[in-house]
RNA sequence: GAGUUUGAUCCUGGCUCAGGAUGAACGCUGGCGGCGUGCCUAACACAUGCAAGUCUAAGGAGAAAGUAUCUUCGGAUACGAGUAAACUGGCGCACGGGUGAGUAACGCGUAGGAUACCUGCCGUGUAGAGUGGAAUAACCUUGUGAAAAUGGGGCUAAUACCACAUAAUAUUGCAAAAUCAAAGGAGGCUUCGGCUUUCGCUACACGAUGGUCCUGCGUCUGAUUAGCUAGAUGGUAGAGUAAAUGACUACCAUGGCAAUGAUCAGUAGCUGGUCUGAGAGGAUGAUCAGCCCACACUGGGACUGAGAUACGGCCCAGACUCCUACGGGAGGCAGCAGUGAGGAAUUUUGCGCAAUGGACGAAAGUCUGACGCAGCAACGCCGCGUGAUCGAAGAAGCUUUGCGGAGUGUAAAGAUCUGUCAUAAGGGAAGAAUAACAUAUAUACUAACACUAUAUAUGUCUGACGGUACCUUAUAAGAAAGCCCCGGCUAACUUCGUGCCAGCAGCCGCGGUAAUACGUAGGGUGCGAGCGUUGUUCGGAAUUACUGGGCGUAAAGGGCGCGCAGGCGGAAUAGUAAGUCGGAGGUGAAAGCCCGGGGCUCAACCCCGGAGGGUCUUUCGAAACUGCUAAUCUAGAGAGGGUCAGGGGCCAGCAGAAUUCUUGGUGUAGAGGUGAAAUUCGUAGAUAUCAAGAGGAAUACCGGUGGCGAAAGCGGCUGGCUGGGACCACUCUGACGCUGAGGCGCGAAAGCGUGGGGAGCAAACAGGAUUAGAUACCCUGGUAGUCCACGCCGUAAACGAUGAGCACUGGAUGUCCGGAGGGUUCGACCCUUCUGGGUGUCUCAGCUAACGCAUUAAGUGCUCCGCCUGGGGAGUACGGUCGCAAGACUAAAACUCAAAGGAAUUGACGGGGGCCCGCACAAGCGGUGGAACAUGUGGUUUAAUUCGAUGCAACGCGAAGAACCUUACCUGGUCUUGACAUCCUCGGACCGCUUCAGAGAUGAAGUUUCCUCUUCGGAGGCCGAGUGACAGGUGCUGCAUGGCUGUCGUCAGCUCGUGUCGUGAGAUGUUGGGUUAAGUCCCGCAACGAGCGCAACCCCUACCCUUAAUUGCCAUCGGGUUAUGCUGGGCACUUUAGGGGGACUGCCGGUGACAAGCCGGAGGAAGGUGGGGAUGACGUCAAGUCCUCAUGGCCUUUAUGACCAGGGCUACACACGUGUUACAAUGGGAGUUACAGAGGGAAGCUAAACUGCGAGGUCAUGCCAAUCCCAGAAAAACUUUCUCAGUUCGGAUCGCAGUCUGCAACUCGACUGCGUGAAGCUGGAAUCGCUAGUAAUCGCGGAUCAGCACGCCGCGGUGAAUACGUUCCCGGGCCUUGCACUCACCGCCCGUC
Repeated sequence: GAGUUUGAUCCUGGCUCAGGAUGAACGCUGGCGGCGUGCCUAACACAUGCAAGUCUAAGGAGAAAGUAUCUUCGGAUACGAGUAAACUGGCGCACGGGUGAGUAACGCGUAGGAUACCUGCCGUGUAGAGUGGAAUAACCUUGUGAAAAUGGGGCUAAUACCACAUAAUAUUGCAAAAUCAAAGGAGGCUUCGGCUUUCGCUACACGAUGGUCCUGCGUCUGAUUAGCUAGAUGGUAGAGUAAAUGACUACCAUGGCAAUGAUCAGUAGCUGGUCUGAGAGGAUGAUCAGCCCACACUGGGACUGAGAUACGGCCCAGACUCCUACGGGAGGCAGCAGUGAGGAAUUUUGCGCAAUGGACGAAAGUCUGACGCAGCAACGCCGCGUGAUCGAAGAAGCUUUGCGGAGUGUAAAGAUCUGUCAUAAGGGAAGAAUAACAUAUAUACUAACACUAUAUAUGUCUGACGGUACCUUAUAAGAAAGCCCCGGCUAACUUCGUGCCAGCAGCCGCGGUAAUACGUAGGGUGCGAGCGUUGUUCGGAAUUACUGGGCGUAAAGGGCGCGCAGGCGGAAUAGUAAGUCGGAGGUGAAAGCCCGGGGCUCAACCCCGGAGGGUCUUUCGAAACUGCUAAUCUAGAGAGGGUCAGGGGCCAGCAGAAUUCUUGGUGUAGAGGUGAAAUUCGUAGAUAUCAAGAGGAAUACCGGUGGCGAAAGCGGCUGGCUGGGACCACUCUGACGCUGAGGCGCGAAAGCGUGGGGAGCAAACAGGAUUAGAUACCCUGGUAGUCCACGCCGUAAACGAUGAGCACUGGAUGUCCGGAGGGUUCGACCCUUCUGGGUGUCUCAGCUAACGCAUUAAGUGCUCCGCCUGGGGAGUACGGUCGCAAGACUAAAACUCAAAGGAAUUGACGGGGGCCCGCACAAGCGGUGGAACAUGUGGUUUAAUUCGAUGCAACGCGAAGAACCUUACCUGGUCUUGACAUCCUCGGACCGCUUCAGAGAUGAAGUUUCCUCUUCGGAGGCCGAGUGACAGGUGCUGCAUGGCUGUCGUCAGCUCGUGUCGUGAGAUGUUGGGUUAAGUCCCGCAACGAGCGCAACCCCUACCCUUAAUUGCCAUCGGGUUAUGCUGGGCACUUUAGGGGGACUGCCGGUGACAAGCCGGAGGAAGGUGGGGAUGACGUCAAGUCCUCAUGGCCUUUAUGACCAGGGCUACACACGUGUUACAAUGGGAGUUACAGAGGGAAGCUAAACUGCGAGGUCAUGCCAAUCCCAGAAAAACUUUCUCAGUUCGGAUCGCAGUCUGCAACUCGACUGCGUGAAGCUGGAAUCGCUAGUAAUCGCGGAUCAGCACGCCGCGGUGAAUACGUUCCCGGGCCUUGCACUCACCGCCCGUC
C1' cells in the first nucleotide's frame, strides 16, 4: 500500500496478501564452472581404522631378516646397526579438535581494581654450577593367573633420587639471627691439567605471555511465586590458599535481602555478529571469530604438574556393551571418516603433510583426521550456455470461429554463419621458500687460526591437489528447458468436460447445465537450471504507539474521599557541580557492515587501507535549566476578624392530616373490584356515617433543570451538639502545595446475624380471572422484608456512561447566595449598573468518525493516578485473599469465527405520531354463500381423461365456440431424406377416372398423357425414384432470452444538470404555509432550471353555425292513392358527415395574505377536469407465456418425427369459484296497442305466398346494402284471468314423437311438440358490486361458427336510493419518529425439545 464487516458511507478494529531472509524439507524438472555450506532430531548406542607423540646430542642395555667373507659345515665374523622394538629419564599430553547437556550466574559483555596473587617454555640482567652417597627399571632368574596382569630373588646407569658445602637484591623477622640450589651432553683444540663454542642446569630480579580473584553497570518470562535467610549479616581469634573473603572452624553480636521485585517456578550457553526495519526497534546466536564459559557414558574424588580437578590419565560407585577356563577382566567417537537408531532431513570408513600452524629434537627429521586438497548433495550465492543472421501477407498440424477468417508465427522447414560449453589431441603454470645442503663473504668467540654460531649473496633440492587452472588446434548446432500462474488483490483468456458432484481455496470466495475460479486443451504472463509448496522469522502492523496510539457513545475513568511512599512543584539571591553541555586522553580484538583501491577474464569470493560503532571510563572546563545547601519574598496554600445561605450530619422532644384496627351509636343489603368478571367481605349487620380510643410508618400544600453534601444521599416543627462552604475588608504564617500505587474510611437497594417493632405496602405463597397454555401482566388475600438498635455485606445504567488539580481562550440570556453604586420612595419593596461564588440554556473560534462538546470543554497546555489492545469462550475455570452465608476482589487457557462494533445515510417496516385520498368504511340499492342446472378448477378415476394458468393479480382463464377434424393425449395399424424446405442424380407429365383388398392410411391392376423459354447444347415448372447433407419435434429449460401481458395504479409520483451544504454515503431542489383530482397552482426558501409522469392536445357524446344532399328527409308547390315521400320537385327541417364556434373561474359578490384558490350567483345547451374513451412515469413481483410467434443451450432422429381408424379431453363418493333460472301477485297466463339503438349479410341474409300445432319445409323475390333482408324489440300501456297453494309459482329430470346442420349426432349437438313436474317458500358464518342516465331491470345485435352461447363483446329502453362523516377495517400518498430490518416484519432473532 491492497483485499475483507455495509444496500451504500465514514470511523474503530481484527484477519489476510504483496517484500526480504533461511544450516531447511517436500513435489516436478535438471547442462557446466567458481566460491561457500551440509545431524537444527537421540548430550541415543557404537563395529573397524586413524586423531599425541618426540628426544640416543640425558642413560644403560640391545635384536632379526638379508648381504658379503671365512668355515672343522656345527658355525663364526663384518655390514645391516648402536638400527627396530622395549626400558629409565626430559619435554609435551591443560594446546589443537568436538558439543551446548547444565548454567539466569561476576556465566557472558563492557569499564575498572588486585599494596590480596601465580606464571613452564621465551627475553633482559646479576650470581652460580663444589664434594659425596644410596637405589631402581630394563636385563637375568623363579613363581601365580585363562587372560589382563602381577609377586619373590639377583646385576646396573643417568640431565632419575638423596645428603653435605656455598648463599643474596631470596624467605622469616623490629632486630639479632636463622633457612634455602644446581647436571651434565655434543663439537673443536689440547701440553691431557684443561681451555673454548654451543645446548642445557641453579638462585634472584625485571619484562613479556597466559591465568586467578574482586567491583560498578548491562543481561528472558511469571506476583494465580510476597516475604526470604541461621554460615544467614557483621566482629574477634584461628586454620586454609598462589592470593583477599564465612571459603572453613570456635566464640560474640543480631543482623542482611526485598515492591527499583528478594525468594520460588519456567526457559536459555553468552558475545562480536546474523536477518529484517527509514530509524527506533523486533527476532536470532548454524558456518567464522572471542587464548569467553561449561561439558566429555552418569555421579563423586583426588594425584601428578608451571598449569587439570585432565575428551583419547588414575581411583570409587552406577547403568550399558564385550571377553572369560566363572575365579576375574576390558571399554567410553559431544576428535576424523563410518554404522545402527531417531527423523521431513544433513556427505567419503578418500589423498597429503607440498603449504600454514603445532609437539619434540642442536638438527636432519618424526608425529599431526589441526590443516591443505579431492569426493557426494542445485543446499545457497555468483557466472556461462542450451545458438546467431536471413527466411511467407504466413506451410502442415493443433486451437478457435460470426465459417469470411484469426491465433500459434519468423516460430518451423530451408539457406548462410559462429564455436562459449561438451568431446578429442597437443602444450602447460602460479601456489616454493627466509628451512636444509654446497660455495663465497662479513661479524662474534680466540693472542691468532680453526671449529661453531649469526648475517648476506649465489646455486641445488622439495607439489597431495594434478597433467588441474589456462592456452592452441579439430569435428559438429550437434548432448543441454523447465516450473508456477492466468476471478479480485496480481502481470496474464478462450474452448470443451463436469453440474453444490468431482474438486479448488492465502483472504474475499468459486462449483446447483452456458464456470476466464474445478479438470483438460489451445493461447498468454512471470521466473529460469531452476520453479512452486510447506515451516520459521522481521516487515507492512502507528496492531503495545520512546520515536509514534487511545479511554462521552467504538475496548477503555477506579462508586467516593483521606492519605504514607513515589512523581511533579511559585518569585528573587548566593554557593555547589549529581543530572546537563563542551574539549582532550583511554578503550570499544579480528572478521563482518559501509567507503576507496587492488587480485582471480567478470561476478560471487579474496586482499589492502580508511571510516564508523558504547546509556563505557579518566580528566579539564561551563553554570543557563533541573537537583542539593544557605538565607529571603508573598501572587499558591493556610490562619485570625465580620457578615450570610442551606432538606449537610447526629441526638432528644413535639405536632396535625391520612390508612388500618378496636369499642359504642345510626342504618340496611349489598359492598368491593374490573375492559368485563370472579375469588373476597356482608343479615353472626358489611359498605356508608358519627363519636371515642390504639398503634406504626411517612411528612400534602410551599416545591422550583431551587438548595446542601466527596459520593452514596438529604424534605413536618422545636431544641442541643457538630462538619463543610460563600462574600467583605484588613492583619498574620511564609511554598506549608498538587496528585496519589499499596493502605485506611464512607458507600443506594437487596441480602445476612442478634434483639425489638409491625399501620400501610409487599417478593415468596394461595385463590380468582385472562389465555391454546399463563408458573406473567389484572383482581382478592398474604409471609419475609420495608421501621428501630448493634454488627456484617461492599455491589448498581454507583451515569455527566466524561478521574483530580492549575492556567489560558468570545458573546447572549435565566436562576440561587453575597458585596458595592445609581434611580425612585416617608419607607419596606421595586427598577437598573458593576463585582465575586454556585447552578442552567443558546451560540462563535477550536476539537470530533460523526453525533455533539463549547469558560461547569470533549478547546489550548502542564502535573499525577486509573484503565484499554478483534468477537465469542468469560468477568468464567483453577489458585489465592475477604465473607456467617449469598457472594465479592484478583483472573486465564484450550477451542472457535472473519468478523464483532460506533456514528451517520437511503429505503422498507411499526398493534408510533401528524396531514390527506379511494365504493376503503359508514349511509343505501341489488347480489353471492342455501336449491336445480350450466361452466371452470381441485381431487379421484382412467389405456388416455393432452398442456398451461394457482392469494389479491388462477378457477364462463389461454378456448371468439373438443361429434370427425381441431388434438398436442391413449390403443391399434403403418412410413423412414420423411407430411413440409433447399441442393444433387436419373426418369417421366402431373392431375383425373375405373376395379379389387383393407377400418383406413395404404397396396395391387387398368385407363389417359405434357407445358414454357431456348444461342437447339440445354434450362425452368410439375410428378416419381435414389443418395446424403438435412428436414421435423405443441420434447425440456419463462430461473438463459426477445416480444407481448398482468399487478401496485390513472396512484402522483420518479429523476437529472448546474450551484450550495456534508470527510462521505448523501442532502438541498421535491421540505415549509396555503391550495388542488393532481409534485395542480401561489407564497416563502441556497437554490436556479429541466426531463419522464399530471393536465392539455386525439376520439365519441351534449348545443349552435356553415358546406353538401342519396339510398335519408318532406315545410311550401304539383300529381296519384281507401291508405303509404308513392311520385314530380325541393334541401327549409330531421338526419347523415366534412369544417368551424362554444366554457376560460371569463363576469359579479363573499372569503383568503392585494396570491393561488374556495363558496355563492348571473348568463348559458353545457360551469368549474361537462360525461365517457384511448392514453399506464422510474420501477416492483427471477409475476405469466419456449403450447401464438421469435430465439440460445440441451435432448430426440426406423422416433419424442409423419400418416390412419377408433377412443379420450364430455369420466364422478366429493370440495371450491363464476354464472343462469327460480322460489312468485311490483307476479304468472291470455289477448290487444306502442316506442329503439347498434350491427350483420354472397359457399350469405332471405321478403311475399303456400304448408306444418311447432322446430321447420316448398316455391320464389329483393339485396354486394342510409335503397333489400335478418327484424314483429322487450319491459311498458290497456283489457282479462289466477288469489297465496309447492300453486295456472318453478322448471330440473325422464318417456314418446319429430326438425335442422353435417360423410357421420352411440359415446357426445341444438331445437320443436305432447306427456312427466324434482329441489326450491328469499338462504348460517362469511362475502361481492355500485355514487347517476349509475345501480337495478328489459330486450336487441355481433364475433367464433356446417351445427352448437345461461359465456364474452357491444347496443339501446325503463330508471332509483344514499353519502352524517373519516373513529374504525383495507389499500395508497406526504412529513416526522424509532429500529439490532436492507432477500427489507412472510424481516431479524432467543430459548426449549

This is a predicted structure of a 1393-nucleotide RNA (small-subunit ribosomal RNA) from an uncultured marine bacterium. Rfam family: Bacterial small subunit ribosomal RNA. The sequence is in RNAcentral, with records from ENA and SILVA.